[in-house]
RNA sequence: CGCCGUGGGAGAGCGCGUCUCCGGCCGGAUGGAUAUCCGGCCGGGCCGCCGCCGAAGGAGCAACCGCCCCGGAAUCUCUCAGGCAAAGGGACCGCGUCG
Numbered sequence: 001c002g003c004c005g006u007g008g009g010a011g012a013g014c015g016c017g018u019c020u021c022c023g024g025c026c027g028g029a030u031g032g033a034u035a036u037c038c039g040g041c042c043g044g045g046c047c048g049c050c051g052c053c054g055a056a057g058g059a060g061c062a063a064c065c066g067c068c069c070c071g072g073a074a075u076c077u078c079u080c081a082g083g084c085a086a087a088g089g090g091a092c093c094g095c096g097u098c099g
Base pairs, nucleotide, nucleotide: 001099002098004096005095006094007093008092013050015049016048017047019045021044022043023042024041025040026039027038028037029036030035051084052083053082057080058078059077060076064072065071066070
């Protein structure tokens, strides 16, 4: 210095809407039951729209540095990507094994 394991780890709408998707609940119909169909509600997902965040990644400028007219460079800047309840991710920091 790097991989792995482990602990900590911020910010920003649980936004609005559509859907022929998935699941759950309720009601009705058919039905001996399993099951099928229709409607409503809820959660998730895809998609669209607006607002916002910055600490995966990416890009830009640059203090500075170097083997110096060429390169390396951030926690700054931009938001392409990503993210805005929980979960997950998460720069960075601590500890541990290994190389």